[in-house]
Context: one part of a larger RNA
RNA sequence: UGACGGGGGCCCGCACAAGCGGUGGAGCAUGUGGUUUAAUUCGAUGAUACGCGAGGAACCUUACCUGGGCUUAAAUGUAUAUUGACAGAUUGGGAAACCAGUCCUUCUUCGGACAAUUUACAAGGUGCUGCAUGGUUGUCGUCAGCUCGUGCUGUGAGGUGUCGGGUUAAGUCCCAUAACGAGCGCAACCCCUAUUUCUAGUUGCCAGCACAUAAUGGUGGGGACUCUAGAAAAACUGCCUACGCAAGUAGUGAGGAAGGUGGGGACGACGUCAAGUCAUCACGGCCCUUACGUCCAGGGCUACACACGUGCUACAAUGGUAGAGACAGAGGGCAGCCACCUGGUGACAGGGAGCUAAUCCUUAAACUCUAUCUCAGUUCGGAUUGAAGUCUGCAACUCGACUUCAUGAAGCUGGAAUCGCUAGUAAUCGGAUAUCAGCCACGAUCCGGUGAAUACGUUCCCGGGCCUUGUACA
Numbered sequence: 001u002g003a004c005g006g007g008g009g010c011c012c013g014c015a016c017a018a019g020c021g022g023u024g025g026a027g028c029a030u031g032u033g034g035u036u037u038a039a040u041u042c043g044a045u046g047a048u049a050c051g052c053g054a055g056g057a058a059c060c061u062u063a064c065c066u067g068g069g070c071u072u073a074a075a076u077g078u079a080u081a082u083u084g085a086c087a088g089a090u091u092g093g094g095a096a097a098c099c100a101g102u103c104c105u106u107c108u109u110c111g112g113a114c115a116a117u118u119u120a121c122a123a124g125g126u127g128c129u130g131c132a133u134g135g136u137u138g139u140c141g142u143c144a145g146c147u148c149g150u151g152c153u154g155u156g157a158g159g160u161g162u163c164g165g166g167u168u169a170a171g172u173c174c175c176a177u178a179a180c181g182a183g184c185g186c187a188a189c190c191c192c193u194a195u196u197u198c199u200a201g202u203u204g205c206c207a208g209c210a211c212a213u214a215a216u217g218g219u220g221g222g223g224a225c226u227c228u229a230g231a232a233a234a235a236c237u238g239c240c241u242a243c244g245c246a247a248g249u250a251g252u253g254a255g256g257a258a259g260g261u262g263g264g265g266a267c268g269a270c271g272u273c274a275a276g277u278c279a280u281c282a283c284g285g286c287c288c289u290u291a292c293g294u295c296c297a298g299g300g301c302u303a304c305a306c307a308c309g310u311g312c313u314a315c316a317a318u319g320g321u322a323g324a325g326a327c328a329g330a331g332g333g334c335a336g337c338c339a340c341c342u343g344g345u346g347a348c349a350g351g352g353a354g355c356u357a358a359u360c361c362u363u364a365a366a367c368u369c370u371a372u373c374u375c376a377g378u379u380c381g382g383a384u385u386g387a388a389g390u391c392u393g394c395a396a397c398u399c400g401a402c403u404u405c406a407u408g409a410a411g412c413u414g415g416a417a418u419c420g421c422u423a424g425u426a427a428u429c430g431g432a433u434a435u436c437a438g439c440c441a442c443g444a445u446c447c448g449g450u451g452a453a454u455a456c457g458u459u460c461c462c463g464g465g466c467c468u469u470g471u472a473c474a
Base pairs, nucleotide, nucleotide: 001474002473003471004470005469007468008467009466010465011464012463013462015458016457019421020420021419022418023417026313027312028311029310030309031308032307033306034304035303042053043052064299065298066297067296068295069294070293076122077121078120079119081117082116083115084114088103089102090101091100092099093098106113107112124288125287127286128285129284133282134281135277136276137275138273140271145184146183147182148181149180150179151160152159153158164175165174166173190265191264192263193262195233196232197231198230199229200228201227205222206221209220210219211218236259239253240251241250242249243248315414319373320372321371322370323369324368325367331362332361333360336355337354340351341350342349343348380411385406386405387404388403389402390401391400427450428449429448430447431446432445433444
């Protein structure tokens, strides 16, 4: 100087407390361990692995296994030599890859071009090492810290500044001061959102004036309003009161759409964990080179006495079922979204308009009303299984989703323990998108609808910051 303490002081955080809803019990989905297997490819493993890499494993992907092929090889370049082809079609063998045969066979300015094959040189490796590395990521932590120059001080390691008194979300600011300044962080500058004004008015809007219709901004027209998207204004403890030297704090103070960081996002200091990643990529070293490279078919990654994580659906009446009615936002769309019509109980099929989109398409659900069920393993719950189908795709056996009929399992609120959340949040309800032929999505990421309770307080648990103290630790 640090680190540590079941030392002390001060302070903070959904850390506890106060509340709300979960997990742990059930069924299923998914990931992991284990076991099994020819293979169940590899990585990730307390917090910081386990719906993670994977934002989509039937083939492909695919790296694994079995079997069958190739050896300058899948690609590209240079040089050499040979040929006029190669490709294509077709026949045979074959699971295919591939092998063998047949047919058809270039251009030319005659220099060559082009193509294929051969040879040589460069290949290739998702093989090893993340403890050789770059890049990138997680975590402490959006915590308030981490340092430097000069000066002063100490024999020195170092200290001071950065401590003290206040204050703050903050090393934020003020006062004091052997320190005076400065840098990286904090904050602000950036984006979205909440208000208003101006500009503009189509594909959006429709107040007033007309037209038309069974009806609709459908049409003329209009820029008022909504909205769209560009510019600007607005919030600064600026004003008032109280306290205070100041910084600042308090106020069911004013004004204001918004008040003390208005609410979100992006943004992550010096460093820590030899943290993760050689399988995104790049790269040192090592290793393989008729194979650890490469092509193909089939299988596997989907196995199943079991254990754990994360979710979904429930156990019901604040509910289920049937009928009727209403209201979003944000996205996507041409190998696409598909109105409407017809057929089908339905998944869907056959027709068929519009739209390269503020123009066309893409049903909101919870909710409200009416009826019924009346506390039951039930009109709860939907697993499982049987049968018949639909769709995608070369192909749904291993191993897809969906539909209809039938079947109707466990489950009556879950032990010890444990997680999330402080406001448009939790809870609850649906919608969209990426990936994608299809989909094992109940996942992920966004979007809006309805919309709470509680916080006395900091004794205790956990983590962190500052000061101080002890130490046989470094």